This is a predicted structure of a 100-nucleotide RNA (Glycine riboswitch aptamer) from Luteimonas yindakuii.
The RNAcentral record of the sequence draws on Rfam.
The prediction has a mean pLDDT of 85.
Taxonomically the source falls in Luteimonas (Bacteria, Pseudomonadati, Gammaproteobacteria, Lysobacteraceae).
[in-house]
RNA sequence: CGGCACAACUCUGGAGAGACCGGUUCAAUCCGGCGCCGAAGGGGCACGAGACGCAGCACCACGCGGCUCCAAACUCUCAGGCAAAAGGACAGAGGGGCGC
Numbered sequence: 001c002g003g004c005a006c007a008a009c010u011c012u013g014g015a016g017a018g019a020c021c022g023g024u025u026c027a028a029u030c031c032g033g034c035g036c037c038g039a040a041g042g043g044g045c046a047c048g049a050g051a052c053g054c055a056g057c058a059c060c061a062c063g064c065g066g067c068u069c070c071a072a073a074c075u076c077u078c079a080g081g082c083a084a085a086a087g088g089a090c091a092g093a094g095g096g097g098c099g100c
Base pairs, nucleotide, nucleotide: 003100004099009094010093011092012091013090018034020033021032022031023030035082036081037080041078042076043075044074048069049068050067052065053064054063
């Protein structure tokens, strides 16, 4: 100097489900109650891999056993959410600290 690959950050798009009932009660908060959603975050697991154990005394494992690691937009619904607002996985564009 050039290239690669990302982080923060910025802009745009961005679903689902009760403006539920009661407490003198728009929303929010609080207390009590019933019903729901999945796309902040979080938990769970497959294939596969790993070591270990199991074969008359020893060796012998293409077999068997549990354990560990291991993914999601699947699943759970802890958290969060169920008018608008806010948030929002993810996508597009910009960005380019740290690094190769």